[in-house]
RNA sequence: GCGCCCAUAGCUCAACGGAUAGAGCGUAAGCUUGCGGAGCUUAAAGUCGAGGUUCGAUUCCUCGUGGGCGCG
Numbered sequence: 001g002c003g004c005c006c007a008u009a010g011c012u013c014a015a016c017g018g019a020u021a022g023a024g025c026g027u028a029a030g031c032u033u034g035c036g037g038a039g040c041u042u043a044a045a046g047u048c049g050a051g052g053u054u055c056g057a058u059u060c061c062u063c064g065u066g067g068g069c070g071c072g
Stems, first nucleotide, its partner, number of pairs: 001071007010025004018055001027043005048064005
C1' cells in the first nucleotide's frame, strides 16, 4: 500500500428497513434479614463520526476513525 471482517448499556451479546432498541451479568435504591449473602421489586445507562438513499436507517450506500485477520 491492497483486500476482508468488526464497532449497540460499565462487560458479554440480541434486534425480517417499521412497536417505547432488548437480554444476561454488573451498578444504585427499596423490600426482606439480628448483620451479610441469597431472593423479590424498581431505576439509571447505549447505536464510533460525517454525509447519502428511503415515508421511515441500529440495519442499505459512500467517506473517515478505531480494532482484528490476510496479502505484498
This is a predicted structure of a 72-nucleotide RNA (transfer RNA) from a Candidatus Portnoyibacteriota bacterium.
Its mean pLDDT, the model's own confidence on a scale to 100, is 80.
Its Rfam family is "tRNA". Rfam classes the family as a transfer RNA.